[in-house]
Molecule: c-di-GMP-I riboswitch aptamer
Organism: uncultured Brevibacillus sp.
RNA sequence: GAAAAAGGCAAACUCGCUCGAAAGACGAGGACGCAAAGCUACGGGCCUGCGGCGAAACGCCAUGGCAGCCGGGUUGCCGAA
Numbered sequence: 001g002a003a004a005a006a007g008g009c010a011a012a013c014u015c016g017c018u019c020g021a022a023a024g025a026c027g028a029g030g031a032c033g034c035a036a037a038g039c040u041a042c043g044g045g046c047c048u049g050c051g052g053c054g055a056a057a058c059g060c061c062a063u064g065g066c067a068g069c070c071g072g073g074u075u076g077c078c079g080a081a
Stems, first nucleotide, its partner, number of pairs: 001078001008034002013029004018025002032068001038074003042071003045066003051061003
């Protein structure tokens, strides 16, 4: 970051004699999109609440999660300006 090239990933949704309390993850199908939509939970933010707190609340709390929310760190393909 192109009017290139080779490729890559895979949203929503569907399925599940998979896991999980849930959020969500995983597998298969499927493509909305993505120049890191590769990896990483370090910072911010967001989601869930088994459990705990509370007189109570659809309240509060992460030890659980989200990298396709943003930033940071790190690795990588091509090569016009």